[in-house]
């Protein structure tokens, strides 16, 4: 000088990527809670089976009036950051009365996914919010290969994936 899934460290995309405490609308005049009426054998602890509580001193449901949230999701600010992060199997803790099943939270792995945004559909949700698969489509950032271009910048055209790419330094290997 060159190589590569070598190592460490520092970056950089752009309607980036998340967090949690405050705030802010949604949830919602909704639950649940008094009170009256109706109404009549049941209910409540996530499904079943067990158990335990509530119930004719009146259960579940309704109806009227009082008074009235909360979570989850979202939004700018903030702060942390650039596999940021997402999502989907699979394991184990916790918690939800006990058993199994299930559900949520949390850590561990594995697999896809460069990055946003847009049209469609499908699920999730209270939703005309929002996410998340999948499929279209243009935009973007970076490297490759080609063409132009004396070169270089650029500019078309294609291809790649974040185990990418830049930049320095190291360490191995070649010449």
């Nucleotide at each position: 000088u060159c190589u590569g899934a070598c190592a460490a460290u520092a970056g950089a995309g752009g309607c980036g990527c998340g967090a949690g405490u405050a705030u802010g609308a949604u949830g919602a005049g909704u639950a649940g809670c008094u009170u009256u009426c109706c109404g009549g054998a049941g209910g409540a602890c996530a499904a079943u089976g067990g158990g335990u509580c509530c119930a004719g001193c009146g259960a579940a449901g309704g109806a009227a009036a009082g008074g009235g949230a909360a979570a989850g999701g979202c939004a700018g600010a903030u702060c942390g950051c650039c596999g940021a992060g997402a999502u989907a199997g699979a394991g184990a803790a916790u918690a939800g009365c006990c058993a199994u099943u299930c559900u949520a939270u949390u850590c561990u792995u594995u697999g896809u996914u460069g990055g946003g945004c847009u049209g469609g559909u499908a699920u999730u949700g209270a939703a005309c919010a929002a996410a998340u698969g999948c499929c279209a489509g243009a935009c973007u950032g970076u490297c490759g290969c080609a063409a132009u271009g004396c070169g270089a910048a650029g500019u078309u055209g294609u291809g790649g994936a974040g185990c990418a790419c830049u930049a320095u330094u190291g360490a191995a290997g070649a010449g």